[in-house]
RNA sequence: AGCUUAUCAAGAAAGGCGGAGGGACAGACCCUUAGAUGCCUUAGCAACCUUCCGAAAGGAAACGGUGCUAAUUCCUGUCUUGCUUUAUUGCAAGAACAGAUAAGUC
Numbered sequence: 001a002g003c004u005u006a007u008c009a010a011g012a013a014a015g016g017c018g019g020a021g022g023g024a025c026a027g028a029c030c031c032u033u034a035g036a037u038g039c040c041u042u043a044g045c046a047a048c049c050u051u052c053c054g055a056a057a058g059g060a061a062a063c064g065g066u067g068c069u070a071a072u073u074c075c076u077g078u079c080u081u082g083c084u085u086u087a088u089u090g091c092a093a094g095a096a097c098a099g100a101u102a103a104g105u106c
Base pairs, nucleotide, nucleotide: 002105003104004103005102006101007100008099013042014041015040016039017038021031022030023029025077026076027075043069044068045067048065049064050061051060052059053058073098078095079094080093081092082091083090
């Protein structure tokens, strides 16, 4: 990398380095020289693994392994349904696809 399962509407920032793009992809929109993205340190959030209580449901904890700390996975991408329009034109809901993270597996 692949496969399986679960979750994705909440939450959580300062300093240092560095110097141009970044937000997975495409479009839209946004962030960014008043210094973004990234890396490091510290802090924090959360609670998948973990620990404790419990028959279970569930609850509690946070030393440790991960993760995360702009915008709902920022929004839309495909399909279905409903309403709507001159018009898949627009809106809403649901499902999928893709992605992210965890645990497991080969």

Predicted 3D model of a 106-nucleotide RNA (SAM riboswitch aptamer (S box leader)) from a Bacteroidota bacterium. Lineage of the source: Bacteria > Pseudomonadati > Bacteroidota. The sequence was found by an Rfam model in a public genome assembly.